[in-house]
Predicted 3D model of a 119-nucleotide RNA (SAM riboswitch aptamer (S box leader)) from Rhodanobacter sp. ANJX3. The sequence is in RNAcentral, with records from Rfam. Model confidence (mean pLDDT): 83 of 100. Taxonomically the source falls in Rhodanobacter (Bacteria, Pseudomonadati, Pseudomonadota, Lysobacterales).

RNA sequence: CACUCAUCGAGACCGGCUGAGGGACAGGCCCAUUGAAGCCGGGGCAACCUGCGGAAUGUUUUCGCAACGGUGCUAAUUCCUGCGGAAGCGCCAUCUAGCGCCAAUCCGGAAGAUGGGCG
Repeated sequence: CACUCAUCGAGACCGGCUGAGGGACAGGCCCAUUGAAGCCGGGGCAACCUGCGGAAUGUUUUCGCAACGGUGCUAAUUCCUGCGGAAGCGCCAUCUAGCGCCAAUCCGGAAGAUGGGCG
């Protein structure tokens, strides 16, 4: 880096240096000199790997505890949307159907982030 599986509406900061950006991208909308992003120190949150224990069983699933270690995170649902489908609205229509629109609502994806596995 690619592929694959799982999760993503909860949770969690304070100092020092520095000095204008940041929230992946685009459009919004937010955060930011009452100090952004970055670096350093010390905390915290989480529980994917890990450790321990239990239940089931065709070897995997699931539950609980711990948080040393590997990790990640520490504004806003992954901040919202970005593609599609419903629902809805309008037109036409005898009915089925068809066409168009789409801010809000719901569902499924895409993209992204994190962890594990594998090459």